[in-house]
Context: one part of a larger RNA
Formats: sequence, structure tokens, C1' cells
RNA sequence: UGACGGGGGCCCGCACAAGCAGCGGAGCGUGUGGUUUAAUUCGAGGCUACACGAAGAACCUUACCUGGGUUUGACAUAUGCGUGGUAGUGAACUGAAAAGGGAACGACCUUCGGGAGCGCAUACAGGUGCUGCAUGGCUGUCGUCAGCUCGUGCCGUGAGGUGUUCGGUUAAGUCCGCAAACGAGCGCAACCCCCGGUGCUAGUUACACGUGUCUAGCGCGACUGCCCGUGAGAAACGGGAGGAAGGUGGGGAUGAUGUCAAGUCAGCAUGGCCUUUAUAUCCAGGGCUACACACACGCCACAAUGGGCGGUACAAUGGGUCGCGAAGCCGCGAGGUGGAGCCAAUCCUGAAAGCCGUUCGUAGUUCGGAUUGCAGGCUGCAACUCGCCUGCAUGAAGUCGGAGUUGCUAGUAACCGCAGGUCAGCCAUACUGCGGUGAAUACGUUCCCGGGCCUUGUACA
Repeated sequence: UGACGGGGGCCCGCACAAGCAGCGGAGCGUGUGGUUUAAUUCGAGGCUACACGAAGAACCUUACCUGGGUUUGACAUAUGCGUGGUAGUGAACUGAAAAGGGAACGACCUUCGGGAGCGCAUACAGGUGCUGCAUGGCUGUCGUCAGCUCGUGCCGUGAGGUGUUCGGUUAAGUCCGCAAACGAGCGCAACCCCCGGUGCUAGUUACACGUGUCUAGCGCGACUGCCCGUGAGAAACGGGAGGAAGGUGGGGAUGAUGUCAAGUCAGCAUGGCCUUUAUAUCCAGGGCUACACACACGCCACAAUGGGCGGUACAAUGGGUCGCGAAGCCGCGAGGUGGAGCCAAUCCUGAAAGCCGUUCGUAGUUCGGAUUGCAGGCUGCAACUCGCCUGCAUGAAGUCGGAGUUGCUAGUAACCGCAGGUCAGCCAUACUGCGGUGAAUACGUUCCCGGGCCUUGUACA
């Protein structure tokens, strides 16, 4: 000087408390461990791994296994030699395919030297092989916490200190005052984007048909500016007025110096090592989907604030030409047919909870929907391993969950649906967004967890 303390003081944070909804029990989905396996590819491992890489594993993907092939190679560059029915297309035949095989057809540019191509050879290619403890880049985390430093000066033999401490104050090393310090930099804040008020301008495809909703551009608006009190004639704090909005208005983007030899050589790049008829490469099939079990994240329930049936209302974000696909018709339905319109403020894409009626009457039920059987539909070369959906039948566990544990302070939680990416299809209940309905509680900081500042002890560095 740090780090640490079941030392002290001050102060924060959904950290506790106060509340609301959950998880932990059941069934199912997904990830992981373990076990199994020819293989169940690899990575991620307290917080900071475990619906994580994966925003789509039937083939492909695919890196794994089994088997069958190829060896200048699936891909690049260069050199030498060769090649004219050459390059390319490729029938029969063998084969699961890859591949082998080769009948037949048959090119391009040219300054006629050749080029391009192809074959052989040599350099080399290739490697998701190892090392994230050799690395770049990127990322997580402490933490959007308020800190981390520098120049000059001053103090100290020196390490170093001072500044950055102290008194107030703040969300903040924010600001004020004091002060051997005076200044400055990276952070904080502001500048950027969205939402909330308003003026002007413009308007297609929007709408009430010419006003303005709306759309999208430029402005204005909030600054403790005004008043009162407290405070030190400070910073600031408490209250008030006006205002759509008030003290950071709400949200986002933005992550200092550093920490964890944190993560990633499998996104990419890259040093070294290893491999080179194989650790490369092609193909078929299988596996990544196994299942006594354990954990993690979720979905759906256990019902009457509910389930069923009928009627009826109101969104926003988005996506669409290899696409979205209306009306009509067929089908109980999934869906089929059909093809209008739309390169989209134009066309397509039923919101649901809600509200109004009715039924059920506390029952393992008209709750619950797992599981299984049969019959179908769709995508796709192909749904056996291993897809989704529909109808009929079947109707399991489950009557609110032990110890323990998670999220959330307002348009939030909770509940409700909608859209999108990936994508042929989909195991999406995931993720990213969007709107609809819309709470409860916070006395307080003793305690648990994490953090900041000052101080103290130390046999630790």
C1' cells in the first nucleotide's frame, strides 16, 4: 500500500422486511449428470454451466459409429511433361449409394505460337486433430457499482502519501464549503433513439372527403425557471403554483482502471505440436431422440373468480413473389379445390381474456388431460428407428405440493392472446417482440446476500 475480520461508523441495492404470483409434489416438453451403447459427436460447470453455443438433428445439417469407396485428393496456387474426337454430356453393365465402366453425341477463344480445359508428376492441399495455461478478436462477471488515474507542487531516507481526506449534499469523485494543494484525463451526467403535450409543413394507399384522426419531417416545451420554508446570504432539501409532463418525466443504447491464467483454437483468425492411402475426403445406413435413476428451466393442471354450449365487442408489433393467398364450393375436422387481390399504410394474416344468455352443483366430476387403439390430412426422394396436425374411442397421475427456494415497486407483477426469426415440415410449452385487462405492499434497515466510503487490528501478500 492492499487484502481479510463471526472489528467499528456512515450509506446504497426487490438484499431483507411488507405484499402478489410461483418453483420444490403430479403428468408432459427441453437441457444436464449418470448409466447404457458400435456410436449415443463436441463444448459450457457455484454466483457468471444446465430451453446455454443450437434463431429449427428424419436424409442433409454432422463434427460420432458401422460398412463400402478415393489418394495431388471435395477446395486453392504454381511449375514441368503430356493430351485433339480434347473439355463437356454420358446409354448398357456392376453397385445400397458413392464410385467403377465406357457405346454414342460433342464444344469455346486465338495474333495459329497457343490459351482455357483435361491427364500424369512434383511442390502442396486438407484436418470441427491437441494446446483458450502460447494468442488476436469477441463475450460473461463484479456493475450502470462510483469509482480509477495523471501533470506540476508539497510531505516522506524510502515504499508511498497528499490531491481523492474532512463538514454538508446527491442517483453519482453530483455539487457546495473548507483544506498544501492547483489543475487535468478515463468514468458520472449531458449530447443519440423511442414514448408522453403542442405548433407548422407535406400528404399517397390511411380517414368522417376536405376538416382533421393518422403518417413523417422540422420546431417549441422542463431549466429547481417562479413562490414559501429549512439550510451557512452555499450546494441542496421539503412544500406549493402553473403545466400534458417536476425535480434523472418513463424506457433504451451507452459498461472506466481492472478482477476471475473466467469462456471460446467448434464462428472466425492465428503461433507451436501432431496427422498425410489418413486424424483427409465421398457415400449408404445407424447415432446425436437410448433409460433403473438424479438435478435444472418450463408448459398444462388439480377446478365454480371454473368447465361446456350459443350470441357479441375492442388491439398493436410484424411477415409475405420459389411468397402471402380472399370470396365461393367440398369435407365433422385437419385439409382439399379455387384462384380474386397484393412486390403491399392499398391485398392476405378470424385476437383472446372480456360482455350477454344457458347448463353443470363439489363429484376424481361435464375437473384434468397423460397414455394407448383405429381412421385420416400435410410437408418432404423418404416420416420404421425419429415429424406435425385432425376425427372417433380410451381416459392415467393429480384434490394446491416437505425442507427449502425464485421473480416482481406501476401500466410493474399476474392473467390474456397476437406476430416474427430459424424453417420444406417440425417435436416452440423455447426465444425475441407486440398489444389487451390490470393489482397488492414498502413500518423500517436489527438480521441474510452483494456493493461503496472512512477508520481500526493482523503472525496474510
Small-subunit ribosomal RNA, 3' major domain from an uncultured bacterium, 461 nucleotides, folded computationally. The coordinates come from a structure-prediction model, not an experiment, and the mean pLDDT is 84. Rfam family: Bacterial small subunit ribosomal RNA. Gene Ontology terms of the family: ribosome and structural constituent of ribosome. The full RNA is in RNAcentral, with records from Greengenes.